RNA sequence: GGAGUGAGUCGGGCGAUCGCUUCCCUUAAGUGGGAGGAGGAAAGUCCGGGCUCCAUAGGGCAGGAUGGCCGCUAACGGCGGCGCGGAGCGAUCCGCGGAAAGUGGCACAGAAAAUACACCGCCCGCGAGGGUAAGGGUGAAAUGGUGGGGUAAGAGCCCACCGGCGAGCGAGCGAUCGCGCGCGUAUGCCAAACCCCAUCCGGAGCAAGACCAAAUAGGAGGCUGAGCGGCCCGCUCUUAAGGCCUCGGGUAUGGUCGCAUGAGCCGCCGAGCAAUCGACGGCCUAGAGGAAUGAUCGCCGCCCGCAAGGGCACAGAACCCGGCUUACAGACUCACUCCGGUU
RNA sequence: CGGGACGUGGCUCAGCCUGGUAGAGCACUCGCUUGGGGUGCGAGGGGUCGGCAGUUCAAAUCUGCCCGUCCCGACCA
Numbered sequence: 001g002g003a004g005u006g007a008g009u010c011g012g013g014c015g016a017u018c019g020c021u022u023c024c025c026u027u028a029a030g031u032g033g034g035a036g037g038a039g040g041a042a043a044g045u046c047c048g049g050g051c052u053c054c055a056u057a058g059g060g061c062a063g064g065a066u067g068g069c070c071g072c073u074a075a076c077g078g079c080g081g082c083g084c085g086g087a088g089c090g091a092u093c094c095g096c097g098g099a100a101a102g103u104g105g106c107a108c109a110g111a112a113a114a115u116a117c118a119c120c121g122c123c124c125g126c127g128a129g130g131g132u133a134a135g136g137g138u139g140a141a142a143u144g145g146u147g148g149g150g151u152a153a154g155a156g157c158c159c160a161c162c163g164g165c166g167a168g169c170g171a172g173c174g175a176u177c178g179c180g181c182g183c184g185u186a187u188g189c190c191a192a193a194c195c196c197c198a199u200c201c202g203g204a205g206c207a208a209g210a211c212c213a214a215a216u217a218g219g220a221g222g223c224u225g226a227g228c229g230g231c232c233c234g235c236u237c238u239u240a241a242g243g244c245c246u247c248g249g250g251u252a253u254g255g256u257c258g259c260a261u262g263a264g265c266c267g268c269c270g271a272g273c274a275a276u277c278g279a280c281g282g283c284c285u286a287g288a289g290g291a292a293u294g295a296u297c298g299c300c301g302c303c304c305g306c307a308a309g310g311g312c313a314c315a316g317a318a319c320c321c322g323g324c325u326u327a328c329a330g331a332c333u334c335a336c337u338c339c340g341g342u343u
Numbered sequence: 344c345g346g347g348a349c350g351u352g353g354c355u356c357a358g359c360c361u362g363g364u365a366g367a368g369c370a371c372u373c374g375c376u377u378g379g380g381g382u383g384c385g386a387g388g389g390g391u392c393g394g395c396a397g398u399u400c401a402a403a404u405c406u407g408c409c410c411g412u413c414c415c416g417a418c419c420a
Base pairs, nucleotide, nucleotide: 001339002338003337004336005335006334007333008332009331010330012300013299014298015297016296017295018294020037021036022035023034024033025032039314043325044324046323047322048321049320050319051205052204053203054202058233059232060231061230063201064200065199066198067197068082069081070080071079072078083096084095085094086093087092097196098195102194103193104190105189106188119136120135121132122131123130124129144162145161146160147159148158149157163185164183165182166181168179169178170177171176209257210256211255212254219247220246221245222244223243224242225237226236227235249419250418251417264283265282266281267280269278270277271276301312302311303310304309344416345415346414347413348412349411350410353369354368355367356366363400371387372386373385374384375383393409394408395407396406397405
């Protein structure tokens, strides 16, 4: 210098003017003044939790989710480390229970698609017939591989090594690894097919829910115990109320809370390989409710354009938080790998 | 804001659960029938199965992520 891998940060800046909105002070009065005002994804709503109500959420079945091992965490399908397999020269990246419990599927082609089997070929034989699984051929996939022996031709038929299976010893918390031994060798692929094993999951969602106020035809009909919303049990409440549906009526999109001090952010120290945890110090950082967070001008930065001029990625909080995923112009930082050159 | 369903020829739908051939009706084109049209009969064309990945030998179908459309949800009594 080039090519690449993995993390992370920012994502126009400053000033002026006019507006919008929340809070505080003020005023007779939206009068006047002050402070605050979108994101890394606020998004998709795909997971997990907090919170609220229903039993302080209880047992079973059904159903759903996850899936190497160990850990982190409030929890997770997330994250970290490790193990095995695969890709890459490498940094690094990707994948992960069970097919020897059972059921099922494997189109077409092919002799045969999984209780195997024989089309061509090879061998024996005059032939009928028999032997064979080396070679050919079909297919996504054909019942171990290489070499040697052996044979009529062949074949784990026999032998060595590799693969496989079984039990043992040792290391490790464990996944797993190492070592020697035995067995010619026996079980194709699919579980993002049913299923089996292990673990986890009660349901609903802030339009949850609580309080206040206003109004009425505080009504009629039907069904029925209700909470309990897949089913059963159990628990609680209730024996005439309550619940559900339909029709009709009312309130007028009523007010307050929930609602922002939280698994919070920043700095530093310590434990740990790390995820993460702990101690100390500092900070308060949108809170609306048809929904504010904007516009114009000047200077600078970047991009497009010959210029005039135009533009500033993706995008817009709605109870909150931890993740994942998806979108994102451009700029920058750190660590590492490979190649080339110079010293 | 929360919850749910759907996407297959031009239109309306089946097939998806249980993976191997994409199909039906209407519409369209051509031919026959008619003096002509309609009807009827026969033949034919037309599909990125919303998109992108993954699992699998093989995906409309199974899994994940996006895109689009539609539906439901105030309170009192």
Notes
Two RNAs folded together computationally: RNase P RNA and transfer RNA, 420 nucleotides in total. Rfam match: Bacterial RNase P class A. The coordinates come from a structure-prediction model, not an experiment, and the mean pLDDT is 80.